[in-house]
C1' cells in the first nucleotide's frame, strides 16, 4: 500500500463489482438437443353402436400430431477444474517443398441407370429388473454394384523455372483406378406432349475437382522455480538401411548393421507448481503472485483401451480392471456435480434446490419455431470500490448533571434546551422512459428467369415480442422525525486527568509498563483518529543499499583459500586490411482483446463503462553503418620468453668432516658432603659423591660472527667441505614475435603433535613417581622419569599456516636507513693486457751421419733455417680490480610522514590511495564447525556442512569514569620510633540477647553502641494493668438554651470523678455583647504508619585540594584541550612552557582567642612613691607608675643578608625581633557520594484510627539478668599508701538562689542568719607539689567491692528504684592471650577545680586552670587520600563481572534393537478390453461364375466381410530382492530456556 480473506465489536441507503482457495462422498431437479420441406409407420383421448362385460366394430375429428423408429446434422462446441505436468506444456518468433480442414465463401464440372436389405410395426419366447432372442412385412439423402470422368491419384515420358541436394510449383503425352441423392415451390420459354410431366425454372441439398477463410496437427531457435548432501545417466538408447504404420515428418513400430548419444554452459534423481496476457509492491531495476476477464494446455470416481467422426482416444458415449454407493427375486443389473442449483464431511472460511430466453450468443430447421442453469436478471453476505444521509443556522461571561480542583474555579460546551429554517435517503401517493432492433405479414423495386409466377436485394408501411419490475426516474404528502460507530491517548504516533489495584490482577508491534502517589493495567470524566466502518491476526512487496544488475562488503566488525603449479573458463600489447557475430540506424512484420497512460465522451457525480491514440521496453525478417569488442590475415616490439656475461644467498637434496658442551664408563688426586630453593625436602654420597686431572664411548645441537641482516611460493632455512640441483636480480639489446594475467577442477608441497614397521637414544621431556607450597594442589617450584624429540621409508593434512591484509598490471608528493647489482666522480692500495725492440728455447721445415731395415717408415745424433706457442728484460701506450666515501639507476627490505582512503585505530610508491583483470569468501547471536549424508585417513581424526529450537542482542574501535594481589610521582599519628592505654579485675554506663502483663521508642561497619538522653522514685513516659470521659486536656467558627466559672467546704473513691452546700462577675443604646458552661454541628486530638513522597538540620569521605563554565581551538561523535609538561608548595599555592584565552564554587586571607608592645581609661583591681594603721593583712587616705581589667592601635611581609634555583616561584642558612617562613588554637567544610540518620524536636504530602490507635487517673515497667560486645572509673601499689605542717591557679556560678561568721555534731549535716542581684559577699578548703613521720614487698597500713547495724539530706512519697555520713565487713586483682586504640608540645602523661541538666541524684559530658615528657632514621610494608599513566569482557563499577560440573522442571533435536507405512524403479508370474496380425474351423442379401428354373426364383463355387479360437503388445494384481522416504520406539548422546 494491497488482499476471492478469516476472527471481535459495530452496522441507515444505493450502485457497480466479487463470494468453495480444503480433485472428499452425493439425494433430488435441470444443464443437448433438432430437422415430418430426407423415410416409413402410427397412438390415447371424443362421439355412435354390438358385447359373453374380457372386450369388439363403426364415424368424422383431434393428426398424419403427441411418444418412438431409420436417417441428417449437433452433441469434440459452450460451461467446470487445476489432480498430474519442470515438459516444446506454456509464452515469442519462425517453419511445414512433411500435412489435415465438415459446416461457410468463390470458381470449374456433374448430379445417369440399377439392386439387395433392415428399424420401426405385427406374431412367438427368455428374464425380477436391465435388456434380448427369433419368425413375418416396409421406406429413404440409410446401404451396394454398373455407367459417365471435367477433373483427381498412380506409372511411363517431355519441355523448362526454382533449389545445394533430397525435391518441386507449371504447360503437355500415354495408360490404369475413380462419383453422386434426392427434397420443396413454380412454369410452359425449350423438349415431348392430353390434364401434366420423366421437360424448364427458383431454392435447398448431392458428387468430383481447384482456391480462398477458419480450424487443427507436427518440427524448430530462444525464455520458463529450488536442491549437488542428487555426478554421472542411457539398450528403441543414438545413428543407419529396408519395411510397416500415421493426414503427415520421425525409432512412431519392427528386422538387420553399427557402438553411439547425453551431461559441471549441470544430464540423471529428488522436491514443487498448471503456463501466460496481467495483478500487487516498487523511483526504477527488481520482487510476489496466476482469484474474477481473456489465450493455451492437462483432467472428468481411479488405471487402460479403441470406436465413430472433417474433428475425440470424446465431462452429462462405448468396452475391461479396480474402490466407492445403490436396486435385487442373489441368478445379476444401475451409477459418476471438477455443469447451475443444492446437501453431508472435513475446514479460519464464501450464497438460491430463484426468474426468463425479452437482450447477447450458440445447436438443428427453408421457416414458423424449438433447446440452452451459455447467458440476461433478481436474492444473499459492509468481501471489496465509489457515491450520499444521519440535519442547516442563531442561541449564555456558560443551566442541570457528569468529571477535575489549588476550592476562586475550569471542562463537557453552542453542545444541550429554545427560536428560525431545509427536505437529500428511507416511507407513502401518483405519473412516465431506455434496454425492441430484427423475424413475420402486406407493398414497391434490383438480379434470377420465358415469366406479371417463384426466390430475393433494397426501401415503405403494419402487426407482435420484456423475465428483471413500480425496480431506476419525475413530480407531489408529511415532519428532524427512522439512521454511529470503533480504536487509540507512555515514546515511535495525533490525543491525559481522577479513582481502583499494588510484581497482584493484568497490558505488551518494538522498547518496555504494574512491588501504595501507575498519563502505559481496570473503570470514568476529557481528548485524538477514522468513519458505516473501525480494530485484530494471516499472506505479499516497500522501508531493507538487510544478497547490492541498477546498489555491498572481506587489516581490527561476518568474510583472503595454508602455499604453489596447472586444465577448463573469464579477461587481453601496437599498427594496418577484410568480414558483419555482438553493437548501432533505417524500415517492414509481429507483439490478440481486455488491462495501463493520456485526450475526449455515456449514467446527476464517483466507482464503472464506450471510443481513438500511446504503451507492449520483446521477437524475427529486409537494407545499411564499420569507430569499438569478436573472427580471418599479414605485420610491429614496447608485455612475456630466450641467449650471452656478472656477482649475492642459512634455498633444496645427498655424501663426509670438525670442535665445543652434557651425560656415562675406566683410572688418578681428594674427604664429607653435594644438590636444590623464596625457604625446605624427596634425591645423590664414606660400597667415596659433588670438586678435580687423564683417558674412552654416545647421541644431539651447531657459541661467537649475528644484524630492523639473506633465501625461498609458504610450511621454512645457520659448524665446515665436496657433488648434483631449483630460483631470484643486474649488465648488453644480436633472437622469437603477444608465446600473456588469473585460475572451478586435478595434482605437487606443507610447523608442530600424533600414527605403522625398524633403528637410534647424549640431553630435554607429555604421562607417571616422588617432595614441598596450599584449605585443598590431579598446578605453579624441586628431584626423577616414559612415549617423544633423532635417523630411513610410509600416512596424516592440521596451526594466532598472520602482515589476521588473494593474485597480476599501470598510475599517485616526499624524508631517512639497510641489503644485491651496474654506472660516475674522488681518494688509496695492488697490479694485468695490447704493441713494439732484444734476448731465450720446445717445437717445425730442411740438409747430413749411425743404428737396426730391402726400401719406407722408426729411434738417434749433427748441420742450417726466411716460420716459430712460451719465458726474461726495457720503452710506450690503453687501462682493470680491490676497499672507503659522495651521487645516480634498478631490485629486495625496514621506519617515519603528507594527499587521499578508512566507523575509528590507522594505513600511506612494499596501500588498506586511484583504476582495470581474475579466482575465493560473507549476510545478527548461540545451536555448531554440531548431526545426518558423502567422501579421505591404520587410527586419532580432516573435508564438505544443515535444521528443530532459542535470544535481542553478539559484536569492531575510540571516550569517560571506576578497579588491578599494574607502574611513576606525593601527602596523613598510616606505618615505623616512642609515651600512655584498652582487651584480664571489681564497679559504673551504654547495647545485643534472654526474660516478661510491660521491661516504649529510635540510633546498628569506620560514620550505632556514658548515643537521642543537659541528668526514668511521681511527673517525664510515648509501654502494660486497671478505673473513669466522647465537641473532647488544646484551637476557631455556627446554631439553641442557661448565668455565670473560679474558690472554700462535707461524703464516696487509690485518684481521677462523681454528688451536696456555700459562692454568684463586668458593659450595655436594655434588643444584646464580652466570658464561662450545656446540647447539637462543622471539628479537634494521634510520640498511629511511610525518612523509600518531603523540608529543615545533621553524619561521613575531608579542611581532602580538588569540582566546574564562558569563548575558542582539535575531533563525525562521545569528549578532549584549559586541569596535562618542568620545577614549587599545606594547598589546581605560585612561576616558567603550551592552543588556549578567561572566570566561577573551594585553598589562602579577611573574623575570634592567645603571645609582644603602645595608647586611652582607673572601680569593685592594683600598691612603686606619701601618709594613717593592725597581732598581720591595700586594712584606710592619697595615687593610677606598675599587674591587671576591656576599648582602639602598632608588629611578620621571605622585608634584609648569604647561598643554591633557570636572572622565576620557591628552598636551605642567618641577622634582628616578643613572635619567623600558614607562630599556637578556633570559627569557617566546594561539585557532589552514601534512596546514611532523623515523620519521636519542628514543618509536611499522602495512608490510618475517631466512645478511640484520642483524653484522664492510680499502681507497675523503661531498674529485669544464665550470659556477649563497647565506653569508662577505681585497682592491683614503694615514682606507693598513710599521718601532721604547709605553698601557688584559671575559669566559671549565685535571690524560689550562694550562704559567711559564731555554736552542735566523730561525720554527712543541724542551727544561725552578716554580706551578694556581685572584678566588692558568698560557693572556695584548689590537688598534684613541698617539709616532716611510719609502712618494707605482703593480697600487705595495697586495693576498695559486697554486705550488716546505725544515720543525714532532698522530696506528698526514697519498698521496688536516690545520693550521702559513721562504725564493722574486706571480694576480685599481683599489670593481663589473640587482637587492639590515643598522642608530635605546653602535646601525651598526671592533678585537682567549675559548669549545664538538676526538688534530689555525675565515675558521663562541656569547660579550667597546676605539674609537664619520650621520639621520629625513613616511606619498603598495613590502611586512607591526591596527580600522572597503563590494562579492562567492569557501568548497581572487584561487595563488579563471569565459566563449568552436579540437582530439578520445560522444550526442540540425534542415535538406537526394532515395529509401522510411502512412492518410484527392476525381474519374474497372471494377463481383462482392445487394436494389429493370423484364421485349415463357423457364420455370411447385394459382386462373379457355373448349373438347374415353373422364369418367380433355386443351389454350389468364388470374391469380399463377420466371429469363435491362436499369436504380439497389454492395466489391475501377485511374487522377489534391493535402494529411497516418512512415522514411531525402552534406552541413550549433546543442546536451549528457567529463580
Nucleotide at each position: 500500500a494491497a488482499c476471492g480473506a478469516a476472527c471481535g465489536c459495530u452496522g441507515g441507503c444505493g450502485g457497480c463489482g466479487u463470494g468453495g482457495a480444503u480433485a472428499g462422498g452425493c439425494a433430488u431437479g435441470c444443464a443437448a438437443g433438432u430437422c415430418g420441406a430426407a423415410c416409413g409407420a402410427c397412438a390415447c383421448g371424443g362421439c355412435c353402436c354390438c358385447u359373453u362385460c374380457g372386450g369388439g366394430g363403426g364415424c368424422g375429428u383431434c393428426a398424419g400430431u403427441a411418444g418412438a423408429g431409420u436417417g441428417g446434422c449437433a452433441a469434440a462446441c459452450g460451461g467446470g477444474u487445476g489432480a498430474g505436468u519442470a515438459a516444446c506444456g506454456c509464452g515469442u518468433g519462425g517453419g511445414u517443398a512433411a500435412u489435415c480442414u465438415g459446416c461457410c465463401c468463390u470458381c470449374a464440372a456433374g448430379u445417369u441407370g440399377g439392386g439387395g436389405a433392415u428399424a420401426a410395426c405385427c406374431c412367438g419366447c427368455c428374464g425380477a429388473a436391465a435388456g434380448g432372442c427369433g419368425g413375418g412385412c416396409u421406406a429413404a439423402u440409410a446401404c451396394c454394384g454398373g455407367a459417365u470422368g471435367u477433373g483427381g491419384u498412380c506409372a511411363u515420358u517431355u519441355a523448362g523455372g526454382c533449389a545445394a541436394a533430397a525435391g518441386u510449383a507449371u504447360a503437355g503425352a500415354u495408360g490404369a483406378c475413380u462419383a453422386a441423392a434426392g427434397g420443396c415451390g413454380g412454369c410452359c420459354u425449350c423438349u415431348g406432349a392430353u390434364u401434366a410431366a420423366a421437360g424448364c425454372u427458383g431454392c435447398c441439398g448431392c458428387u468430383u475437382g481447384a482456391g480462398g477463410a477458419u480450424g487443427a496437427g507436427c518440427c524448430c531457435g530462444c525464455g520458463u522455480c529450488c536442491c549437488a548432501u542428487u555426478a554421472g545417466c542411457u539398450a528403441g538408447u543414438u545413428g543407419g538401411u529396408g519395411a510397416g504404420g500415421u493426414a503427415a515428418c520421425g525409432g512412431c513400430u519392427c528386422a538387420c548393421c553399427a557402438a553411439g548419444g547425453c551431461a559441471u554452459c549441470g544430464a540423471u534423481g529428488g522436491g514443487u507448481a498448471g503456463c501466460c496476457g496481467g495483478c500487487c509492491u516498487g523511483a526504477g531495476a527488481g520482487g510476489g503472485u496466476g482469484a474474477u476477464c481473456g489465450g493455451c494446455c492437462a483432467c472428468a470416481c481411479u488405471g487402460g483401451g479403441a470406436u465413430u467422426g472433417a474433428g475425440a482416444u470424446a465431462c452429462g458415449g462405448c468396452c475391461c480392471a479396480g474402490a466407492c454407493u445403490c436396486c435385487c427375486a442373489c441368478g445379476g443389473g444401475a451409477g459418476g456435480c471438477a455443469g447451475c442449483a443444492g446437501u453431508c464431511g472435513a475446514g479460519a472460511a464464501g450464497c438460491a434446490u430463484u426468474c426468463g430466453c425479452a437482450a447477447u450468443g450458440g445447436g438443428g430447421g427453408a421457416a414458423a419455431c424449438c433447446c440452452u442453469g451459455a447467458c440476461g436478471a433478481u436474492g444473499c453476505g459492509a468481501c471489496g470500490c465509489c457515491g450520499c444521509g444521519u440535519g442547516a443556522g442563531g442561541g449564555a461571561u456558560g443551566u442541570c448533571g457528569g468529571c477535575c480542583u489549588u476550592c476562586g474555579g475550569g471542562u463537557u460546551g453552542u453542545a444541550a434546551a429554545c427560536c428560525u429554517c431545509u427536505g437529500u435517503c428511507a416511507c407513502g401517493u401518483a405519473g412516465g422512459c431506455c434496454g425492441a432492433a430484427a423475424u413475420c405479414c402486406g407493398g414497391u423495386u434490383a438480379a434470377c428467369a420465358a415469366a406479371u409466377a417463384g426466390u430475393g436485394u433494397a426501401c415503405c408501411g403494419g402487426a407482435c415480442u420484456g423475465a428483471c419490475g413500480u425496480a431506476u426516474c419525475u413530480a407531489c404528502g408529511a415532519g428532524a422525525g427512522g439512521a454511529a460507530g470503533c480504536u487509540c491517548c507512555g515514546g515511535c504516533u495525533a490525543a491525559u486527568u481522577c479513582c481502583g489495584u499494588g510484581c497482584c490482577a493484568g497490558c505488551a508491534g518494538c522498547c518496555g509498563c504494574g512491588g501504595u502517589g501507575a498519563u502505559a493495567c481496570g473503570g470514568a470524566g476529557g481528548g485524538a483518529g477514522c468513519u458505516a466502518g473501525c480494530g485484530u491476526u494471516g499472506u505479499u512487496c516497500g522501508g531493507a543499499a538487510u544478497u547490492a544488475c541498477u546498489g555491498g562488503g572481506c587489516g581490527u566488525a561476518a568474510a583472503g583459500g595454508g602455499c604453489g603449479u596447472g586444465u577448463a573458463g573469464g579477461c587481453g600489447g601496437u599498427a594496418a586490411u577484410g568480414c558483419a557475430a555482438g553493437u548501432c540506424g533505417u524500415g517492414u512484420g509481429u507483439g490478440a482483446a481486455a488491462a495501463c497512460u493520456g485526450u475526449c465522451g455515456g449514467c446527476u457525480c464517483a466507482a464503472c463503462u464506450a471510443a481513438c491514440a500511446g504503451c507492449c521496453u520483446g521477437c524475427a525478417c529486409a537494407c545499411g553503418a564499420a569507430a569499438c569488442u569478436g573472427c580471418a590475415u599479414a605485420a610491429c616490439u614496447u608485455g612475456a620468453g630466450g641467449a650471452c656475461g656478472g656477482g649475492a644467498g642459512a634455498g633444496g637434496a645427498g655424501a663426509g668432516c670438525g670442535g665445543a658442551a652434557u651425560u656415562c664408563c675406566u683410572g688418578g688426586u681428594g674427604u664429607a658432603g653435594c644438590g636444590g630453593u623464596g625457604g625446605a625436602a624427596u634425591g645423590c654420597g664414606u660400597a667415596g659423591a659433588u670438586a678435580u686431572c687423564a683417558g674412552g664411548a654416545a647421541g644431539a645441537a651447531c657459541a661467537c660472527c649475528g644484524g630492523a641482516g639473506g633465501c625461498g611460493a609458504a610450511g621454512g632455512c645457520g659448524g665446515c667441505u665436496c657433488u648434483c640441483u631449483g630460483g631470484a636480480c643486474c649488465g648488453u639489446a644480436a633472437c622469437u614475435g603477444a608465446c600473456g594475467c588469473u585460475g572451478a577442477a586435478g595434482c605437487a608441497c606443507g610447523a608442530a603433535a600424533g600414527c605403522u614397521a625398524g633403528g637410534g637414544g647424549a640431553g630435554c621431556a607429555a604421562a607417571c613417581a616422588g617432595g614441598a607450597u596450599u584449605a585443598g594442589a590431579u598446578a605453579c617450584c624441586c628431584u626423577g622419569g616414559u612415549a617423544g624429540u633423532c635417523c630411513u621409508a610410509g600416512c596424516u593434512g592440521u596451526a594466532a599456516a598472520c602482515g589476521a591484509u588473494g593474485g597480476g598490471c599501470a598510475c599517485u608528493a616526499g624524508g631517512u636507513g639497510u641489503a644485491g647489482g651496474c654506472c660516475c666522480a674522488g681518494c688509496a692500495c695492488u697490479g694485468a693486457g695490447g704493441u713494439u725492440a732484444u734476448c731465450u728455447u720446445a717445437u717445425g721445415g730442411g740438409a747430413g751421419g749411425u743404428g737396426a731395415g730391402a726400401g719406407g717408415a722408426c729411434a738417434u745424433c749433427u748441420c742450417u733455417u726466411u716460420g716459430g706457442a712460451g719465458g726474461g728484460u726495457g720503452a710506450u701506450u690503453u687501462g682493470a680490480g680491490u676497499g672507503c666515501u659522495g651521487g645516480g639507476u634498478c631490485u629486495g627490505u625496514g621506519c617515519c610522514g603528507g594527499a587521499g582512503c578508512a566507523a575509528a585505530c590507522g594505513c600511506a610508491u612494499u596501500a588498506a590511495g586511484u583504476g582495470c583483470c581474475c579466482c575465493g569468501c560473507c549476510u545478527g547471536g548461540g545451536g555448531a564447525g554440531u548431526a545426518c549424508g558423502g567422501u579421505c585417513g591404520c587410527a586419532a581424526g580432516g573435508c564438505u556442512g544443515a535444521a528443530a529450537c532459542u535470544c535481542a542482542a553478539a559484536g569492531g574501535a575510540a571516550u569517560u569514569g571506576a578497579c588491578g594481589g599494574g607502574g611513576g610521582c606525593c601527602c596523613g599519628c598510616a606505618c615505623a620510633a616512642g609515651c600512655g592505654g584498652u582487651g584480664g579485675a571489681g564497679c559504673a554506663u551504654g547495647u545485643g540477647g534472654u526474660u516478661u502483663a510491660a521491661u516504649u521508642c529510635g540510633a546498628u561497619g569506620c560514620a550505632a553502641c556514658g548515643c537521642g538522653a543537659a541528668g526514668a522514685a511521681c511527673c517525664u513516659u510515648a509501654c502494660c494493668g486497671g478505673g473513669g470521659u466522647u465537641u473532647g486536656a488544646c484551637a476557631u467558627g455556627c446554631a439553641u438554651c442557661u448565668g455565670a466559672c473560679a474558690g472554700a467546704u462535707c461524703u464516696g473513691g487509690a485518684a481521677a470523678c462523681a454528688g451536696g452546700u456555700u459562692g454568684u462577675u463586668c458593659c450595655u443604646u436594655c434588643g444584646g455583647g464580652a466570658c464561662a458552661g450545656a446540647u447539637g454541628c462543622a471539628c479537634a486530638g494521634g510520640u498511629g504508619c511511610u525518612g523509600c513522597a518531603u523540608g529543615g538540620c545533621u553524619g561521613u569521605c575531608g579542611u581532602c585540594a580538588g569540582c566546574u563554565c564562558g569563548u575558542g581551538u582539535c575531533g563525525u561523535g562521545a569528549g578532549a584541550u584549559g586541569u596535562u609538561g618542568g620545577g614549587u608548595u599545606a594547598a589546581g599555592u605560585c612561576c616558567c612552557g603550551c592552543a588556549a584565552c578567561g572566570a566561577g564554587c573551594g585553598c589562602a586571607a579577611c573574623c575570634c582567642c592567645u603571645a609582644c608592645u603602645c595608647u586611652u581609661a582607673g572601680u569593685u583591681g592594683c600598691u612603686a612613691c606619701c601618709a594613717g594603721g593592725u597581732a598581720a593583712a591595700g586594712c584606710u587616705g592619697g595615687g593610677c607608675a606598675c599587674u591587671c581589667u576591656a576599648g582602639g592601635g602598632g608588629g611578620a611581609c621571605u622585608g634584609c643578608c648569604c647561598u643554591g634555583g633557570a636572572c622565576a616561584a620557591c628552598g636551605g642558612g642567618g641577622a634582628g625581633g616578643a613572635a619567623g617562613g600558614u607562630g599556637g588554637g578556633g570559627a569557617u567544610g566546594a561539585c557532589g557520594u552514601c534512596a546514611a540518620g532523623u515523620c519521636c524536636u519542628c514543618a509536611u504530602g499522602g495512608c490510618c484510627c475517631u466512645u478511640a490507635u484520642a483524653c484522664u487517673c492510680c499502681g507497675g515497667g523503661c531498674u529485669a539478668c544464665a550470659c556477649a560486645c563497647g565506653u569508662g572509673c577505681u585497682a592491683c601499689a614503694a615514682u606507693g599508701g598513710u599521718c601532721g605542717g604547709u605553698a601557688c591557679a584559671g575559669a566559671g556560678g549565685g535571690u524560689c538562689g550562694c550562704g559567711a561568721a559564731g555554736c552542735c555534731g566523730c561525720g554527712a549535716g543541724g542551727u544561725g542568719g552578716a554580706g551578694c542581684a556581685a572584678a566588692u559577699c558568698c560557693c572556695a578548703g584548689a590537688a598534684a607539689g613541698c617539709c616532716g613521720g611510719c609502712c618494707u614487698c605482703a593480697g600487705u597500713u595495697c586495693g576498695g567491692a559486697u554486705u550488716g547495724c546505725a544515720g543525714u539530706c532532698u522530696g506528698c512519697a526514697a519498698c521496688u528504684c536516690g545520693a550521702c555520713u559513721g562504725c564493722a565487713u574486706g571480694a576480685a586483682g599481683u599489670c593481663g592471650g589473640a587482637a587492639u586504640c590515643g598522642c608530635u608540645a605546653g602535646u601525651a602523661a598526671u592533678c585537682g577545680c567549675g559548669g549545664a541538666u538538676c526538688a534530689g541524684c555525675a565515675c558521663g559530658c562541656c569547660g579550667c586552670g597546676g605539674u609537664g615528657a619520650a621520639u621520629a632514621c625513613g616511606u619498603u610494608c598495613c590502611c586512607g587520600g591526591g596527580c600522572c599513566u597503563u590494562g579492562u569482557a567492569c557501568a548497581c563499577a572487584c561487595c563488579g563481572c563471569c565459566c563449568g560440573u552436579c540437582a530439578a522442571g520445560c522444550g526442540a533435536u540425534g542415535g538406537a534393537a526394532g515395529c509401522c507405512g510411502g512412492a518410484g524403479g527392476u525381474a519374474c508370474c497372471c494377463g481383462a478390453a482392445g487394436u494389429c496380425g493370423u484364421g485349415g474351423u463357423u457364420c455370411u442379401a447385394a459382386c462373379u461364375c457355373c448349373a438347374c428354373u415353373u422364369c418367380g426364383g433355386u443351389g454350389g463355387a468364388g470374391a469380399g466381410g463377420a466371429a469363435u479360437g491362436c499369436g504380439c503388445c497389454g492395466a489391475a494384481g501377485g511374487u522377489a530382492a534391493a535402494g529411497c522416504u516418512g512415522g514411531u520406539g525402552a534406552c541413550u548422546g549433546g543442546c536451549g530456556c528457567u529463580a